[in-house]
Notes: Predicted 3D model of RNase P RNA and transfer RNA as a complex of 434 nucleotides. It holds a member of the Rfam family "Bacterial RNase P class A". The family's RNA type in Rfam is ribozyme. Rfam describes the family as follows. Ribonuclease P (RNase P) is a ubiquitous endoribonuclease, found in archaea, bacteria and eukarya as well as chloroplasts and mitochondria. The prediction has a mean pLDDT of 75.

RNA sequence: AGAGUGAGGCGGGCAAUCACUAGAUUUUAGGUCUAGAGGAAAGUCCGGGCUCCUUCGGGCAAAAUGCCAGAUAACGUCUGGGAAGGGUGACCUUACGGAAAGUGCCACAGAAACAUACAGCUUAAAGCUACAUAAGUAGCUUUAAGCAAUGGUGAAAUGGUGCGGCAAGAGCGCACCGCAGAGCAGGUAACUGUUUGGGCGGGCAAACCCCAUUUGGAGCAAGGCUAAAAAGGAAAGUAAAGUUGGUCCCGAGCUGCUUUCGGGUUAGCUGCAGGAGCCGGUCGGUGACGGUCGGCCUAGAUAGAUGAUUGCCGCCGUUUUAAAACGGCACAGAACCCGGCUUAUAGCCUCGCUCUAACA
RNA sequence: GGGCCAUUAGCUCAGAUGGUUAGAGCGCACGCCUGAUAAGCGUGAGGUCCCUGGUUCGACUCCAGGAUGGCCCA
Numbered sequence: 001a002g003a004g005u006g007a008g009g010c011g012g013g014c015a016a017u018c019a020c021u022a023g024a025u026u027u028u029a030g031g032u033c034u035a036g037a038g039g040a041a042a043g044u045c046c047g048g049g050c051u052c053c054u055u056c057g058g059g060c061a062a063a064a065u066g067c068c069a070g071a072u073a074a075c076g077u078c079u080g081g082g083a084a085g086g087g088u089g090a091c092c093u094u095a096c097g098g099a100a101a102g103u104g105c106c107a108c109a110g111a112a113a114c115a116u117a118c119a120g121c122u123u124a125a126a127g128c129u130a131c132a133u134a135a136g137u138a139g140c141u142u143u144a145a146g147c148a149a150u151g152g153u154g155a156a157a158u159g160g161u162g163c164g165g166c167a168a169g170a171g172c173g174c175a176c177c178g179c180a181g182a183g184c185a186g187g188u189a190a191c192u193g194u195u196u197g198g199g200c201g202g203g204c205a206a207a208c209c210c211c212a213u214u215u216g217g218a219g220c221a222a223g224g225c226u227a228a229a230a231a232g233g234a235a236a237g238u239a240a241a242g243u244u245g246g247u248c249c250c251g252a253g254c255u256g257c258u259u260u261c262g263g264g265u266u267a268g269c270u271g272c273a274g275g276a277g278c279c280g281g282u283c284g285g286u287g288a289c290g291g292u293c294g295g296c297c298u299a300g301a302u303a304g305a306u307g308a309u310u311g312c313c314g315c316c317g318u319u320u321u322a323a324a325a326c327g328g329c330a331c332a333g334a335a336c337c338c339g340g341c342u343u344a345u346a347g348c349c350u351c352g353c354u355c356u357a358a359c360a
Numbered sequence: 361g362g363g364c365c366a367u368u369a370g371c372u373c374a375g376a377u378g379g380u381u382a383g384a385g386c387g388c389a390c391g392c393c394u395g396a397u398a399a400g401c402g403u404g405a406g407g408u409c410c411c412u413g414g415u416u417c418g419a420c421u422c423c424a425g426g427a428u429g430g431c432c433c434a
Base pairs, nucleotide, nucleotide: 001356002355003354004353005352006351007350008349009348010347012313013312014311015310016309017308018307020036021035022034023033024032025031026030038331042342043341045340046339047338048337049336050219051218052217053216057250058249059248062215063214064213065212066211067081068080069079070078071077082096083094084093085092086091097210098209102208103207104204105203106202118151119150120147121146122145123144124143125142126141127140128139129138130137131136159177160176161175162174163173164172178200179198181196182195183194184193185192186191223270224269225268226267233261234260235259236258237257238256241255242254243253244252277296278295279294280293281292282291283290284289314329315328316327317326318325319324361433362432363431364430365429366428367427370386371385372384373383379417388404389403390402391401392400410426411425412424413423414422
């Protein structure tokens, strides 16, 4: 210098004027002061707080998760570790339990896709031909038997390589490697190392399924209070029922319930902004995180405020020799709150590390 | 706030449990028929199976995330 990798941050700035929302204060005309979007406020994909459902009991079903340990209010999140895979490397990725519990599927090709033999190799018997004619040898055909090495097919062919062995072969035997089992050692564990015996029956569970763990439901239009208004109706059905709001069943509680018609309300307050809160120091921990001390108060609308204009500066684009002019400022906008995940994001900045090349 | 569905040719839709080359109707192009049209007959073209990634030997199909459109309940 180039290429790359990991972590973190900013997200136009300052001032003036006018306008909007909320609060405080003085005063009731109004004036003054203070505060006023985000890292994702988004998607609503997970988890929790809070509230109600009888301060919801049992079961089925269903769904989710899936190496180990930890963090946490909790999680499908995060941290650390293991294993596997990728990269020269820094580093990155992983839905990563179980396929000898069972069922199912594996197209085409191929003999065979889970239990087999097409070509082939070998032996025996019979027949034929040639040579020899003493035994026999060679080739071909048929029959019976053995084999799974070689070939071919396929994504995948019944552990791999080598040596021995055999009629030919084969874990048939042996050595090394791989595999699952058992023992021992290390580690909290996943797992790793080692020893020993076993010759060792594919894949798919993001197919059904099995195993383990977890999950009661609904949501701030939850829920509570005040005020106002209307009604204590009519008709039909049902009680062998109905209902207690939300998969179903049982248990438990309640006695009327359902449909249609008719009538009324939907206004205000609260929930609702002091919180698993923010910032800084320090201690413990590899880390996620936790303890402790100090400081701070930091949006609250309800058809939904958070904006516009001007001046200076910053950055980008276009025109231009330049100055300057013009245009623009990424993604996007709170609605009960919080922890995560995912997705969108112009441009800029900081730090650690790796590789390559050159120079000193 | 809560729940559900769809996306395949220009248009409307098939494709049932993953398999060999994704089909149908209408439309389009060309030819035949006709004096010339229409209808009819024949032939043909036309596909990012919404996007990205994964599982698998193999994905329109299974899984995850995203995009667009639509429906229902309070």